This is a predicted structure of a 109-nucleotide RNA (SAM riboswitch aptamer (S box leader)). The prediction has a mean pLDDT of 77. Its Rfam family is "SAM riboswitch aptamer (S box leader)". Gene Ontology term of the family: regulation of gene expression. It was read from a public genome assembly, where an Rfam model found it.
RNA sequence: AAGUUAUCACGAAAGGCGGAGGGAAAGACCCAAUGAAACCUUAGCAACCCUUUGCCAUAAAGAAGGUGCUACAUUCUACUUAAUACUUCGGUAUUGAGAUAGAUAACGC
Numbered sequence: 001a002a003g004u005u006a007u008c009a010c011g012a013a014a015g016g017c018g019g020a021g022g023g024a025a026a027g028a029c030c031c032a033a034u035g036a037a038a039c040c041u042u043a044g045c046a047a048c049c050c051u052u053u054g055c056c057a058u059a060a061a062g063a064a065g066g067u068g069c070u071a072c073a074u075u076c077u078a079c080u081u082a083a084u085a086c087u088u089c090g091g092u093a094u095u096g097a098g099a100u101a102g103a104u105a106a107c108g109c
Stems, first nucleotide, its partner, number of pairs: 003107006013042004021031003026077003043070003048066002050062004074101001079098008
């Protein structure tokens, strides 16, 4: 690296440096010279690992350390499916669920 499991709700930004891109990917949409990405510092959020108590199917509190994160926002569409409505019976639209893909953590070599 492949792979496995869990979550994808909420929350949290300033400065420096840099100089044109960025929001994963195609399209839509959006952010950006009133300064993008990357990098650095400080601060914060969260609670996966972790710490304490309890329990051994579970819970509560915490934040020293390892990660992560701090626009909207896993934005919408594109795949499958259920219900409803419409239909020229081919489908179309809306809502919901799921899959794929992706992100993070723990494991894994």